[in-house]
């Protein structure tokens, strides 16, 4: 310098155009003499900026960051 892949919650992963799901985590409550376990409820996310579309996590472009390959 060129090419390819990835970016979603604190972490690990779903969602292939119709308004984002779960596990672990965190908080509260029940239970217990107390803690733990268990159960119930709550919490919290689409990297930045544009475009296409009635509608974008999804499709296209740029940038940023990470990984791999070639030179």
């Nucleotide at each position: 310098a060129g090419g390819c892949c990835c970016a979603u919650a604190g972490c690990u992963u779903a969602a292939u155009g119709g308004u984002a799901a779960a596990g672990c985590g965190g908080g509260u409550g029940u239970c217990u003499u107390a803690u733990a376990c268990a159960c119930a409820c709550c919490u919290g996310a689409u990297g930045c900026g544009g475009g296409u579309u009635c509608g974008a996590u999804u499709c296209c472009c740029c940038c940023u960051g990470g990984g791999c390959c070639u030179a």